[in-house]
RNA sequence: AUCUUAUCAAGAGCAGGUGGAGGGACUGGCCCGAUGAAACCCGGCAACCGGCGUGAGACGCACGGUGCUAAUUCUUGCAGAGACGCAAGCUGAACUGAGUCAGUUUGGAGCGUUGUCUGACAGAUGAGAG
Numbered sequence: 001a002u003c004u005u006a007u008c009a010a011g012a013g014c015a016g017g018u019g020g021a022g023g024g025a026c027u028g029g030c031c032c033g034a035u036g037a038a039a040c041c042c043g044g045c046a047a048c049c050g051g052c053g054u055g056a057g058a059c060g061c062a063c064g065g066u067g068c069u070a071a072u073u074c075u076u077g078c079a080g081a082g083a084c085g086c087a088a089g090c091u092g093a094a095c096u097g098a099g100u101c102a103g104u105u106u107g108g109a110g111c112g113u114u115g116u117c118u119g120a121c122a123g124a125u126g127a128g129a130g
Stems, first nucleotide, its partner, number of pairs: 002129007013042001016041003022032003026077001028075002043069003048065003051061003073122001078119004082114005090108008
């Protein structure tokens, strides 16, 4: 690299230090950034694993190993549902007139939009496998 599994709506310096232009994984969008990006250090948050408090679970502490510290995993990307809208045409049913066509109502498929919902995919992190 890959596989399994859990979590991803909360929280964490609105001028801490070094540093200097980039960053938010990818696509489109939309943002952050010289009133200072990435990265590193410090601080902080959380509590997945270990440890401790108990004999166990739950719970707690935060000592060790990670992790995280703009915006919901910023949003979107595939499928389905919902809501709203479209009207040239297609189609099922019922009714009316008329005679095999027209009209009306209603259902379906269709197309578009979406500060809605669900599930996949992708990604991130922990633990385990290998």
Molecule: SAM riboswitch aptamer (S box leader)